[in-house]
RNA sequence: GCGCGGGAGAGCCACGACGACCCGUGGCGCCGAAGGAGCAAUUCCUCCCAAGAAACUCUCAGGCCCAGUUACCGCGC
Numbered sequence: 001g002c003g004c005g006g007g008a009g010a011g012c013c014a015c016g017a018c019g020a021c022c023c024g025u026g027g028c029g030c031c032g033a034a035g036g037a038g039c040a041a042u043u044c045c046u047c048c049c050a051a052g053a054a055a056c057u058c059u060c061a062g063g064c065c066c067a068g069u070u071a072c073c074g075c076g077c
Base pairs, nucleotide, nucleotide: 001077002076003075004074005073006072011028012027013026014025015024016023029064030063031062035060036058037057038056042051043050
């Protein structure tokens, strides 16, 4: 890396449409486990600079029925 299995989180209101769910638009709110970004100890150095992890932090992106290329875990190749 590929295959199989396990695997979260976060919504309400209004309008339209519909038998209902779903869907669309708008308002505000929210989630973090794709991705992205930030830095601590530490290392280098005269200083500055630079390097420097994440499941932490930010929420740019993404998401808030289900689903899912979702992090991560197990097994196989």

Description:
Predicted 3D model of a 77-nucleotide RNA (Glycine riboswitch aptamer) from a soil metagenome. The coordinates come from a structure-prediction model, not an experiment, and the mean pLDDT is 85. The sequence is in RNAcentral, with records from MGnify.